Description: Predicted 3D model of a 348-nucleotide part of an RNA (small-subunit ribosomal RNA, central domain) from an uncultured Pseudomonadota bacterium. The full RNA is in RNAcentral, with records from ENA and SILVA.
[in-house]
Context: one part of a larger RNA
RNA sequence: CUGGGCGUAAAGGGUGUGUAGGCGGUUGUUUAAGUUUGGUGUGAAAUCUCCCGGCUCAACCGGGAGGGUGCGCCGAAUACUGAAUGACUAGAGUGUGGGAGAGGUGAGUGGAAUUCCUGGUGUAGCGGUGAAAUGCGUAGAUAUCAGGAGGAACACCGGUGGUGUAGACGGCUCACUGGACCAUAACUGACGCUGAGACACGAAAGCGUGGGUAGCAAACAGGAUUAGAUACCCUGGUAGUCCACGCCGUAAACGAUGGAUGCUAGCCGUUGGCAGGCUUGCCUGUCAGUGGCGCAGCUAACGCAUUAAGCAUCCCGCCUGGGGAGUACGGUCGCAAGAUUAAAACUC
Numbered sequence: 001c002u003g004g005g006c007g008u009a010a011a012g013g014g015u016g017u018g019u020a021g022g023c024g025g026u027u028g029u030u031u032a033a034g035u036u037u038g039g040u041g042u043g044a045a046a047u048c049u050c051c052c053g054g055c056u057c058a059a060c061c062g063g064g065a066g067g068g069u070g071c072g073c074c075g076a077a078u079a080c081u082g083a084a085u086g087a088c089u090a091g092a093g094u095g096u097g098g099g100a101g102a103g104g105u106g107a108g109u110g111g112a113a114u115u116c117c118u119g120g121u122g123u124a125g126c127g128g129u130g131a132a133a134u135g136c137g138u139a140g141a142u143a144u145c146a147g148g149a150g151g152a153a154c155a156c157c158g159g160u161g162g163u164g165u166a167g168a169c170g171g172c173u174c175a176c177u178g179g180a181c182c183a184u185a186a187c188u189g190a191c192g193c194u195g196a197g198a199c200a201c202g203a204a205a206g207c208g209u210g211g212g213u214a215g216c217a218a219a220c221a222g223g224a225u226u227a228g229a230u231a232c233c234c235u236g237g238u239a240g241u242c243c244a245c246g247c248c249g250u251a252a253a254c255g256a257u258g259g260a261u262g263c264u265a266g267c268c269g270u271u272g273g274c275a276g277g278c279u280u281g282c283c284u285g286u287c288a289g290u291g292g293c294g295c296a297g298c299u300a301a302c303g304c305a306u307u308a309a310g311c312a313u314c315c316c317g318c319c320u321g322g323g324g325a326g327u328a329c330g331g332u333c334g335c336a337a338g339a340u341u342a343a344a345a346c347u348c
Stems, first nucleotide, its partner, number of pairs: 004319003007302002012316001014201004021194003025088007033081002035077008048066007091191001092188003095184004103177007110154001115149007125136002162169002206247006215241002220236004258315006266293013297304002321348003330341004
């Protein structure tokens, strides 16, 4: 450089915004850079091909001719690409009018439950297990009633449901705020797609400082079990889980499926709009989502199948036998834990 690939065999970056770059809608004119074509110059010799000749042949050698993808210059062509300029509205965006939503941030607030505290009633057990014991309880527990404190999570609704780029988001109210969708077709007029670097976000655990701590619970302690039991079971229990600010930057970060656009049988649900119909609570159509089947096609098979893993185009990322190894060394980042980039020897 080329080829083949990336749902499950190796392989889609955790997610977005976006720089360079790559690619890019319809149409007119100009240009002629790419492109195509003609001419011309160059493309040393040797080598290569053809012909002739010389060593007895051949290898080898000599002579002649040809070829030489390439490059420069001159001319021509103008379909496509580019460039310049003009026009357009189907892409994209704006406007106007709507309804939906656990989208985000902050503040306030509610009830149920657990635990603890105080008081009342009340008495010998409670708790726990396969069975027990540790544990709690006559200093009055468990149970029950009343009052209080505090933290965390929000039953039912709840859904095969919704929102968000992903991570994720669920009591209620208010404030601020992001996006998507539908209808309309007034405006801009290709303003687009992708995106190496870069920047931002990024579950849980973990780290730093300060607070908070009801329940749960690594570590730890005890009781069991067992041959042992550094476990599974039980009784306790500290970090942590919660809040504020700052780090970390990883996950089976999964649909194990990058993004965008166009095209390609149907059937049955469901969410949010819109339109129409009538019998006014249903039906039909359509747009945008979200599920189940299923044809063509694809696939090694499983399966996918208008939400493609089908048919095509554009851009990015990644793979190249197993182990060694996502390791060593070096670099970058981090307070650290570590993260990231990333080999080789050797071996099968």